[in-house]
RNA sequence: GGGCCCGUAGCUCAACUUGGACAGAGCGGCAGACUUCUAAUCUGAUGGUUGGGGGUUCAAAUCCCUUCGGGCCCA
Repeated sequence: GGGCCCGUAGCUCAACUUGGACAGAGCGGCAGACUUCUAAUCUGAUGGUUGGGGGUUCAAAUCCCUUCGGGCCCA
């Protein structure tokens, strides 16, 4: 220098194929119940610039362009 893949909640991920329901799940953290206390269990509430920017569209996590970061391969 060239190619491919990944980036979504504090963490691990789903949704991308074929654009459309309010962007969800588990874990974690918080409050409460239970318990002498803790753990476990149960209940409740809680979480997002879908890496950044721009574009297309009635509508974008999803499509297009650009850019940043990480990984692999080639040279």
This is a predicted structure of a 75-nucleotide RNA (transfer RNA) from a Candidatus Parvarchaeota archaeon. RNAcentral holds the sequence, with entries from ENA. Taxonomically the source falls in Candidatus Parvarchaeota (Archaea, Nanobdellati).